The prediction has a mean pLDDT of 83. Transfer RNA from Candidatus Iainarchaeum sp., 72 nucleotides, folded computationally. It matches the Rfam family "tRNA". Gene Ontology term of the family: triplet codon-amino acid adaptor activity. It is annotated as a transfer RNA.

RNA sequence: GGGCGUCUGGCGCAAUGGUAGCGCGCUUCCAUGGCAUGGAAGAGGUUUGGGGUUCAAGUCCCCAGACGUCCA
Numbered sequence: 001g002g003g004c005g006u007c008u009g010g011c012g013c014a015a016u017g018g019u020a021g022c023g024c025g026c027u028u029c030c031a032u033g034g035c036a037u038g039g040a041a042g043a044g045g046u047u048u049g050g051g052g053u054u055c056a057a058g059u060c061c062c063c064a065g066a067c068g069u070c071c072a
Base pairs, nucleotide, nucleotide: 001071002070003069004068005067006066007065010024011023012022013021018055026042027041028040029039030038048064049063050062051061052060
């Protein structure tokens, strides 16, 4: 330098173009003498950045960035 892949809550991951969810973690409450476990509720996301297509984009297209991998 070139090819391919990945980028979504704190972490790991889902999401057929149609209101972004799950697990763990976190907060509050219940149960216990207390811890662990269990139960209930809740907070937390401009989906890497910019542009385009579309009535509507995490999803499709273009450019850029970061990371991984392969080739040179």